THF (Tetrahydrofolate) riboswitch aptamer from a chicken gut metagenome, 90 nucleotides, folded computationally. The coordinates come from a structure-prediction model, not an experiment, and the mean pLDDT is 84. Rfam family: THF (Tetrahydrofolate) riboswitch aptamer. Rfam links the family to the GO term tetrahydrofolate metabolic process.
[in-house]
RNA sequence: CAGAGUAGCUGAGGCGCGUUAAGUGUUGCGAAACGGGACGUUGUUCGCAAACGAAAGGGGUUUCCCUGCGGUGCCGAAGCGCGUCCGUUG
Numbered sequence: 001c002a003g004a005g006u007a008g009c010u011g012a013g014g015c016g017c018g019u020u021a022a023g024u025g026u027u028g029c030g031a032a033a034c035g036g037g038a039c040g041u042u043g044u045u046c047g048c049a050a051a052c053g054a055a056a057g058g059g060g061u062u063u064c065c066c067u068g069c070g071g072u073g074c075c076g077a078a079g080c081g082c083g084u085c086c087g088u089u090g
Stems, first nucleotide, its partner, number of pairs: 001090003008080003013075004017070003026050007036086005056067004
C1' cells in the first nucleotide's frame, strides 16, 4: 500500500403453513448475541404486554386437487455488508 472475514439485508428457485387467521407488520418494557481484541455505530433475535387486522374462487366428494391470496415459515443460487486503533493475509 492492497485485501479477507461478523451480526444482518435483498433475493431467483425449492419444500411447506394458513386462508375455520396462525403468521407477518406496529408500539412499549426487559434480555441476548453481534469481523480475532477494545470502544462505539447500525441493524438483528428472544420474552412479555397492548392496539390494529386479511381474499378468496373452482373441481372433487371426505378432506383431496387446481388457481389465487398472506408485508406467511424453512432451505437457498446470486448480490450487498463495521467507524477508529490493534490484530490477520499478501